[in-house]
């Protein structure tokens, strides 16, 4: 000043998968047991590369990948992410 990004808050949009079965209770919600599933909150894993090392190894190392621990599988809630508004800040010139 013709003002970038991170971050915070509001609004809008926002997927997936059994309203499963049995017993008990119960107005709806619930508890226990059983099998089947989902990944886009959270959590775990580790590739190339890089570093140390004579070497072996060790450390570091991402995700929307992967595992499903937690969580979820009608609605509600939640929900990565996107758009937008405001705050913010001062990159760049």
């Nucleotide at each position: 000043a013709u003002g970038a990004a991170a971050a915070u808050a509001g609004a809008c949009a926002g997927a997936g998968a059994g309203a499963c079965u049995g017993c008990a209770g119960a107005u709806u919600u619930u508890g226990c047991a059983g099998c089947g599933c989902c990944g886009a909150c959270g959590g775990g894993g580790a590739a190339a590369g890089c570093a140390u090392g004579g070497g072996a190894a060790u450390g570091u190392g991402a995700a929307a990948c992967u595992c499903u621990c937690a969580g979820g599988c009608a609605a509600a809630a939640g929900g990565a992410u996107g758009u937008u508004u405001a705050u913010g800040g001062g990159a760049c010139g």